Large-subunit ribosomal RNA, domain VI from a Pseudomonadota bacterium, 263 nucleotides, folded computationally. Rfam family: Bacterial large subunit ribosomal RNA.
Context: one part of a larger RNA
RNA sequence: CGCAGCAACACUGCGAGGAGACAUCCUUAGUACGAGAGGAUUGGGAUGGACGUACCCCUGGUGUGCCAGUUGCACCGCUCGGUGCACAGCUGGGUAGCUAAGUACGGCAGGGAUAACCGCUGAAAGCAUCUAAGCGGGAAGCCCACCUCAAGAUAAGUGUUGCAUGUCCUCGUGACGAGAGACCCCCGGUAGACCACCGGGUUGAUAGGCCGCAUGUGCACGCGGAGAGAUCCGUUCAGCAAAGCGGUACUAACGGUCGACAG
Repeated sequence: CGCAGCAACACUGCGAGGAGACAUCCUUAGUACGAGAGGAUUGGGAUGGACGUACCCCUGGUGUGCCAGUUGCACCGCUCGGUGCACAGCUGGGUAGCUAAGUACGGCAGGGAUAACCGCUGAAAGCAUCUAAGCGGGAAGCCCACCUCAAGAUAAGUGUUGCAUGUCCUCGUGACGAGAGACCCCCGGUAGACCACCGGGUUGAUAGGCCGCAUGUGCACGCGGAGAGAUCCGUUCAGCAAAGCGGUACUAACGGUCGACAG
C1' cells in the first nucleotide's frame, strides 16, 4: 500500500515444512523344515539405546549482584570490628533464571490410490490367456491421517461484535466538535540484536521501595560467663540475604496524536 466503510476478536485451510527409523528378549516353538547339526516364516507381548519436542517437580551443573570460612598487604589513629586489592584472592555451600547427565511424551493404529508381482471373468484366436472391455489383491514408498506455520491464497476467504454524524458560517475541496479503535509516549517483561510480541498506564499492583513468606547460608555485632591462652558457652534454628511468591499507592506510569461512503 492492497484486500471497495472503519475497527477488534475468533476461525477455515490453498499451500509449505517436520516426523517416518532400529535393535534385543519372551512367546507362538525347539513347532514347520531337516538324517542330523541346526532351525524359521507368521502372529502376540516386553525392553533398550539413538533421535525429536517440551519442561525444571526430582537428581545435578552454573549461578563474577547471596551467605560463611580463610591467607597476605593497605586503609578506617590503635584494640575490636570492618572495607579495598590480590584470577571472583582462595575455599565450602547456594535462590531465581538458563540447563542435561534429569523428567515427561512421541514414532503407533487406520483409510485411499498404486509399483513389481499374484489373481477373477474374458475374447480377438470355438482352445489357451491377469487384459484387449471389465473386476480384485498387493510395499518402510505416494495421498490422507499426526505435529507446526499458514488468506499478499492479489482467486486477498468466513463468522461474531463494536462504531459510522452534529453545530456554525462568507455554502466551500470550509471551521469547530463527537467517534469504535489504534498509535506515539511512559512503567515493565512470560518477549527481544533493532523492530516486533506480551502486561500495565491512577477507574492502577506495571516496575522500584517497604512489609510478610518461601528459600540460601549456618548461629552475627555487642554484652555476659569459662579458660593461662588458642578458643569455647549463653543471648541465638541467630544475623545477613539476588532475580522467587504475596501484600501495600510511598516513588515513577507525565503528556500527546491519528481515526470511517455526509455514497